[in-house]
RNA sequence: AUGGAUUAGGCAUGCAAGUCGAACGAGAUCUGUAGCAAUACAGUGAAAGUGGCGAAAGGGAGAGUAAUACGUAGGUACCUGCCCUCGGGUCCGGGAUAGCUGCGGGAAACUGCAAUUAAUACCGGAUGAUGUCUCUGGACCAAAGGUGUGAUUCCGCCAGAGGAUGGGCCUGCGUCCUAUCAGCUAGUUGGUGUGGUAAUGGCGCACCAAGGCUAAGACGGGUACGGGGUGUGAGAGCAUGCCCCCGCUCACUGGGACUGAGAUACUGCCCAGACACCUACGGGUGGCUGCAGUCGAGAAUCUUCCGCAAUGGGCGAAAGCCUGACGGAGCGACGCCGCGUGUGGGAUGAAGGCCUUCGGGUUGUAAACCACUGUCAGUGGGGAGCAAAUGUAUCAGGGUUAUCCCUGGUAUUUGAGCGAUCCGCAGAGGAAGCACAGGCUAAUUCCGUGCCAGCAGCCGCGGUAAUACGGAAUGUGCAAACGUUAUUCCGAAUCACUGGGCUUAAAGAGUCCGUAGGCGGCCUGUUAGGUGAGGUGUGAAAUCCCCCGGCUCAACCGAGGAAUUGCGCUUCAAACCGGCAGGCCCGAGGGAGAUAGAGGUGGACGGAACUGAUGGUGGAGCGGUGAAAUGCGUUGAUAUCAUCAGGAACACCGGAGGCGAAGGCGGUCCACUGGGUCUUUUCUGACGCUGAGGGACGAAAGCUAGGGGAGCGAACGGGAUUAGAUACCCCGGUAGUCCUAGCCUUAAACGAUGAGCACUAGACCGAAGAAUCUCCACGAUUUUUUGGUCGUAGCGAAAGUGUUAAGUGCUCCGCCUGGGGAGUAUGGUCGCAAGGCUGAAACUCAAAGGAAUUGACGGGGGCUCACACAAGCGGUGGAGGAUGUGGCUUAAUUCGAGCCAACGCGAAGAACCUUACCUAGGCUUGAAAUGCAGUAGACCGGGUAUGAAAGUACCCUUCCCUUCGGGGCUGCUGUACAGGUGCUGCAUGGCUGUCGUCAGCUCGUGCCGUGAGGUGUUGGGUUAAGUCCCGCAACGAGCGCAACCCCUACCAUUAGUUGCCAUCAGGUAAUGCUGAGCACUCUAAUGGGACUGCCUACGCAAGUAGUGAGGAAGGUGGGGAUGACGUCAAGUCCGCAUGGCCCUUACGCCUAGGGCCACACACGUGCUACAAUGGAUACAACAACGGGUUGCGAAACCGCGAGGUGGAGCCAAUCCCUCAAAUGUAUCCUCAGUUCGGAUUGGAGUCUGCAACUCGACUCCAUGAAGUUGGAAUUGCUAGUAAUCGCGGAUCAGCACGCCGCGGUGAAUACGUUCCCGGGCCUUGUACACACCGCCCGUCAAGCCAUGGAAGCCGGGGGUACCCAAAGCCAGAGUCCUAACCGC
Repeated sequence: AUGGAUUAGGCAUGCAAGUCGAACGAGAUCUGUAGCAAUACAGUGAAAGUGGCGAAAGGGAGAGUAAUACGUAGGUACCUGCCCUCGGGUCCGGGAUAGCUGCGGGAAACUGCAAUUAAUACCGGAUGAUGUCUCUGGACCAAAGGUGUGAUUCCGCCAGAGGAUGGGCCUGCGUCCUAUCAGCUAGUUGGUGUGGUAAUGGCGCACCAAGGCUAAGACGGGUACGGGGUGUGAGAGCAUGCCCCCGCUCACUGGGACUGAGAUACUGCCCAGACACCUACGGGUGGCUGCAGUCGAGAAUCUUCCGCAAUGGGCGAAAGCCUGACGGAGCGACGCCGCGUGUGGGAUGAAGGCCUUCGGGUUGUAAACCACUGUCAGUGGGGAGCAAAUGUAUCAGGGUUAUCCCUGGUAUUUGAGCGAUCCGCAGAGGAAGCACAGGCUAAUUCCGUGCCAGCAGCCGCGGUAAUACGGAAUGUGCAAACGUUAUUCCGAAUCACUGGGCUUAAAGAGUCCGUAGGCGGCCUGUUAGGUGAGGUGUGAAAUCCCCCGGCUCAACCGAGGAAUUGCGCUUCAAACCGGCAGGCCCGAGGGAGAUAGAGGUGGACGGAACUGAUGGUGGAGCGGUGAAAUGCGUUGAUAUCAUCAGGAACACCGGAGGCGAAGGCGGUCCACUGGGUCUUUUCUGACGCUGAGGGACGAAAGCUAGGGGAGCGAACGGGAUUAGAUACCCCGGUAGUCCUAGCCUUAAACGAUGAGCACUAGACCGAAGAAUCUCCACGAUUUUUUGGUCGUAGCGAAAGUGUUAAGUGCUCCGCCUGGGGAGUAUGGUCGCAAGGCUGAAACUCAAAGGAAUUGACGGGGGCUCACACAAGCGGUGGAGGAUGUGGCUUAAUUCGAGCCAACGCGAAGAACCUUACCUAGGCUUGAAAUGCAGUAGACCGGGUAUGAAAGUACCCUUCCCUUCGGGGCUGCUGUACAGGUGCUGCAUGGCUGUCGUCAGCUCGUGCCGUGAGGUGUUGGGUUAAGUCCCGCAACGAGCGCAACCCCUACCAUUAGUUGCCAUCAGGUAAUGCUGAGCACUCUAAUGGGACUGCCUACGCAAGUAGUGAGGAAGGUGGGGAUGACGUCAAGUCCGCAUGGCCCUUACGCCUAGGGCCACACACGUGCUACAAUGGAUACAACAACGGGUUGCGAAACCGCGAGGUGGAGCCAAUCCCUCAAAUGUAUCCUCAGUUCGGAUUGGAGUCUGCAACUCGACUCCAUGAAGUUGGAAUUGCUAGUAAUCGCGGAUCAGCACGCCGCGGUGAAUACGUUCCCGGGCCUUGUACACACCGCCCGUCAAGCCAUGGAAGCCGGGGGUACCCAAAGCCAGAGUCCUAACCGC
């Protein structure tokens, strides 16, 4: 500085307007004098009264008021106390009445009667003009004294003139929202007369006239005091009217007058009402929106303070009195400003806190500590200034005189409160908080929590690692404040005047005509309304701004200036706009001559088709559909022929063609009629454009009335389809479709693009004309109008548009302002109705929307690939048993894996171990690791007891080095720690699966695009392939493809043992057995070979084709290894590693036993089969890959056999495993539950192993189950493949139908790409983007929110009509009272 913004709600109490004795009478009290006293005189002068002035100012509030208001600029028919100036007057009289006294009434408030008294109170007369009236003769109107010894002189009084100030009234312009208020008005508008007022005026009244206002918004409704200013803004504006100033209005609510200069009077009067109070119940009293204060309501707004010292006001001659105005203090961080809460030093960077990668970092020179200072606050003193005037006393000077006035000096008088500043005292002592820290927006970590609790202005955080929640630490911002909430402006060009838009985002009326209005061609003259320039008056002060000054600074205050963008008056200019006058032909229109057309209306006519009727032929179906059925048909359909009838629509021509304002218009002819185009030596002379309201036209459907009705065909019936099918398909079928008359008035009425004029590159194709060239024709050129396509510049968010603009300008109209609610409700209006036009809000959401991009998707399209389908072969699904999984069970049946891409998977091998699970018994620095401290001494080895073992409790034996300090080693104790197959694969690394060996995925530079992005990588071919070629605003490159690597098929060279044996020699019963040899096979190293190289055909090329040639192999020869960018939060914390969390005498470790092997059931994967292409028996033949010393194990012997004994040889091209089997030859079985099949069970054994009970494999004898080829469904495979046959290996003590490999025998089929699954490229649509397992629509129990309807009920406001009516004013009448004046 500022503080009741809500209830103009109610108020207790105190105060807020009095003063004058120098206008008046009377005079309490007190003092003095005289007196015995009564009393008298003098002084003092209370309270009350008469009278004067004031009380209409000051102070408060904003209810009403949209114009009786305010602002600004003007006007005049008026008034103005106190104040100033001027001149004049102030004479003579009179009668009352308060007070006081006495007597009364009443509770009180208050009041009555009688007697008496004064005045600057009241009254009469005189004098009167420069006053008022006037018929110009005249008439009318005044006064008061006081003070003082003394007044023309000081203070007053009366009439008048002028001024100043303040007001009354009138006018122009400006002043909120609403048209879902469109018409309003009877004193209404005007005139005459009269009344009234200070004054104009319907202000009032009488009469006359019928006017007045309104789309430039009347009337009505809502809201609101207006202005200077204030906030904000670059400004224009927008919002606002606290404090201060000006104006208005109000004073409990409503009405009214009185007094007065002034009021219709905040603290006066009267009446009515509501409320409250007093009462003796008869009657009275009151009005805080004055200052304090109180209650109520409210989120919310102070002391019942001090003083008249200052400033100002009232009265007074003055002293002075009064003053809640005012000056001050108090309360409130409510605002603004200033100041303080300390300053300097101080590192071992203390302690504590927090974080940590454990090293440290940070809090932080911060603290402690040392040295200082003394602001503010506290306390004790002093103290400038706010005070100058007035008065009194006195002196001097001036005004002619003066009691009056002015100036100066001296003395004296006045501070409520504030208090600058100064001197002391004490002591860093008494004084820092608030918000924020994910982005916007300056500033981050840890812990807790776990979609909980919570945060949040917007976006959004939180579901176990939260920089967003809560806490802490730290940081950031501001600071006696800091945040929140509400509100205004800005940003927001998001209502766009400055300064927006309307193809697709909201937005062009369906179209045309036209009223008001707006805008308007060329030339000349004139005017001065607009416009421009100058001058001048005003635009109050304060505020804002600039400058200067005063408080120590600042806030604040003072002074000057500028500004106040406005309005009035005046002078000038005359280009432009407007007005007036005259002219012009280019705009517009008329005439003349040609001309195209589904333009419109009416009438007439025509053929094809269709349906029906009649008749003929004919004889079983027709019709319809994806397939059918309903339907029609032997009473003769369909089909076909003839005749007749009816209604509707007009094939071909026909076209991106034409016409029309739009809707719309299509057979032919006739009649009437509108518009357009071209040409023109013609006419008028701006007649134009647009167009709020208004009018007309206006598809289809629909409505009314009357006709008509062939076909089609809503509704409806039936048949199908379907889970259903109120649909799509089929059979029927009413209204309607058609005509006449009349309504309706809407469409995606679309070019989603209003109308008009002008300008701005072109190219090409149509339609209707004209001109020129040419003798004509053909043709060429130019030009006007019109319908289209492409495209430049430009524009555009882009798509696009582009002389038919969406470009550049001008004019006018319509429309838009987030989505939903909603074109809904309500009101109005139109309509017969249906409904149309106009057209909200509550509530709710944070989006809705446009264009384009990249993906993904489509029961969209094109091309293409793959054992994807098809063509084939063999299986699975049925049986038995094996194995894995689910489920169930259990003390435990450890865990993981779950479409493809889990399920003979992790596990290349669970009796113990493994083992992670369960039960039981034990250990606690631990089974294994490292360090420190202490202690004892070895360790090892042996033994006893107990025990299921582990373990526990003991016994015996027993060290080394040394610098003599100790050390090594071991045990024990303690402490750090170990340990965890505990959790999280959604915290991770690594590894892996899958799409997929699919051909893709990207980059650099350039170019295109505002950008996302595109181009390259698309296109034409070709390929297994983004493989290659060609083309191309692209040129290149990378990761993928291919190739390089390995195996295999052929050959060569080298090498020749353990391999081989052709030739030579030797030998055997026989065998490369031996010598010799390395030719061959083979082994294993190095090379060669294949490249569309050659030929023919096609092709530009790439390349393709050919049973081509040659070749061991031919177009990638076959197979393997090799897996782009990425996807699936795919799998794995139980391989390993690892963050975080959890356990620590246990979730760790040891041991025994059990379990992982359970078994009503279900599924996956393999095995064996069901038999004769087989089974059994006998004999005979041909492999390859591999393995072997804790091993493979020969011969020989034993056993029916598994196997045993045995031990040669072999660390392996040498020996062993090792007899390959299917196959071949021969015999039996003869179609059966079997000489098939082998499950199950009994008995007897073998082997491994501490140990085969739970729970191993194998052998022999006996037993001999199901099963006779497998439902729906489903799987593998394209050649040495499928099918079939056996062999080996890893794991492993033992255990293989699994897995990984090896060779033997060895097929069938592929026309082809319509379909199923999956993939690639291009293109298209998309409202999807966790991307079709997407998105999304409707209904609904219950609850909640918002808003309606509703029988009725209760309020508020406005208008109109009528009735009753207080006080009061004006007029009139009656009665009564009365001193002055009059009469008697």